Predicted 3D model of a 340-nucleotide RNA (Bacterial RNase P class A) from a Burkholderiales bacterium. It is recorded under the gene name rnpB. The RNAcentral record of the sequence draws on ENA. Its Rfam family is "Bacterial RNase P class A". By type it is a ribozyme.
RNA sequence: GAAGCAAGCCAGACCGCCGCUGGGGCAAGCAUGGAAACAUGGCCCUGGAGGAAGGUCCGGACUGCAUAGAGCGGCGUAGCAGCUAACGGCUGCCCGGCGAAAGCCGAGGAUCAGAGCAACAGAGACGAGUCAAGCCGGGUUUCGGCCCGGCUUGGGUGAAACGGGCAAUCUCUACGCGCAGCAACACCAAGUAGGCCAGCGUUGAUGCGGCUCGCAGAGCUGGCGGGUAGGUGGCACCGAGCCGGGGCGUGAGUCCUGGCCCAGAGGAAUGGCGGUCACAUCGCCCGGCUCGCAAGGGCAGGGCGGUGCACAGAAUCCAGCCUAUCGGCUUGCUUCACUC
Numbered sequence: 001g002a003a004g005c006a007a008g009c010c011a012g013a014c015c016g017c018c019g020c021u022g023g024g025g026c027a028a029g030c031a032u033g034g035a036a037a038c039a040u041g042g043c044c045c046u047g048g049a050g051g052a053a054g055g056u057c058c059g060g061a062c063u064g065c066a067u068a069g070a071g072c073g074g075c076g077u078a079g080c081a082g083c084u085a086a087c088g089g090c091u092g093c094c095c096g097g098c099g100a101a102a103g104c105c106g107a108g109g110a111u112c113a114g115a116g117c118a119a120c121a122g123a124g125a126c127g128a129g130u131c132a133a134g135c136c137g138g139g140u141u142u143c144g145g146c147c148c149g150g151c152u153u154g155g156g157u158g159a160a161a162c163g164g165g166c167a168a169u170c171u172c173u174a175c176g177c178g179c180a181g182c183a184a185c186a187c188c189a190a191g192u193a194g195g196c197c198a199g200c201g202u203u204g205a206u207g208c209g210g211c212u213c214g215c216a217g218a219g220c221u222g223g224c225g226g227g228u229a230g231g232u233g234g235c236a237c238c239g240a241g242c243c244g245g246g247g248c249g250u251g252a253g254u255c256c257u258g259g260c261c262c263a264g265a266g267g268a269a270u271g272g273c274g275g276u277c278a279c280a281u282c283g284c285c286c287g288g289c290u291c292g293c294a295a296g297g298g299c300a301g302g303g304c305g306g307u308g309c310a311c312a313g314a315a316u317c318c319a320g321c322c323u324a325u326c327g328g329c330u331u332g333c334u335u336c337a338c339u340c
């Protein structure tokens, strides 16, 4: 220097003006909307998208239904050991495959329980049985042979010809999973209230989101009529939290310690304009070095102007997986070539 592998990082920066939105403090205890609950309104300070916020695939927190219980069914996972709140995630090792290597990938239990499946070719493909030849036995005969049974052998086809394969088909084994989800759920508020009719119901309706048991236990279903769907919490200060240091561990991680507080809407904020600088690219101009006789080409640079900056936008939260992503940077490693 070239080709490649692995891990990680950035996702323009700053300033000014105008807006949107969360929190805190002060002031006011007033105005507006509303039936009310409640919300909004002043000034100051301060926070405001991502590495995937995405897909909603997996696990958990949280909430309700029995304090979530039993059996059957159903679903999921699958080398061994570990990490973790948990996982189908991650780590280490083994085995197998790919690669020259760095390294990458793996749906890697069981076919001595049972079932199912196997294209094409081939006589025959998973129940066995058959194409050809030979021998033996039996039957029959128009004496050429034919039929049935048994044994042995052979060619060809094919991935595989009776000995095996596939569990990415059912199944078996081991382990795990109750169901629903923040539109959960709780509270406030005239109102999915109160009312009328019919049917069923303590001889157990109905609920526990497959069935049975078990548990709870007085309402449930349909119709008429009425009219509601508003507000607050959950919810974002405290967490499986982020940054740094140290110990242990090969590692995923774990323990100790210092510092920090870091979006929170509810038709859904996180934006717009201007300027300066940076990056990429295009055009024009300028001079420099270099190859060449020349025409012309190559390399690095400066000035001006234009354009561009991906994928994508939180919605209860966390941990993962998968997918999308213009362009760029850092570190380590492998192989090859050259120079010293």
Stems, first nucleotide, its partner, number of pairs: 001336010012277007020048007030041004050311001054322002057320001059318003062181004069213004074177005079093005094108001095106004109172002114170002116166002131154010185233004195224006206216003241260008279308008288299004